[in-house]
RNA sequence: GCCCCGGUAGCUCAGGGGACAGAGCAGCGGUCUUCUAAACCGCGGGUCGCAGGUUCGAAUCCUGCCCGGGGCG
Numbered sequence: 001g002c003c004c005c006g007g008u009a010g011c012u013c014a015g016g017g018g019a020c021a022g023a024g025c026a027g028c029g030g031u032c033u034u035c036u037a038a039a040c041c042g043c044g045g046g047u048c049g050c051a052g053g054u055u056c057g058a059a060u061c062c063u064g065c066c067c068g069g070g071g072c073g
Stems, first nucleotide, its partner, number of pairs: 001072007010025004018056001027043005049065005
């Protein structure tokens, strides 16, 4: 330098054009317990890597760039 995969909540990841963007874990509050843990109930937390483009509408499609991983030379 070229090719492929990935970047979405604090962490691990779903979602691949239209429903308020979701789950698990973590956090916070509660129930329970002598206390802690476990279990159960609830709550909050997101400029969807950045910038453009396409579209009535983009996390999703296209282009460039950045970051991480792999392959080729």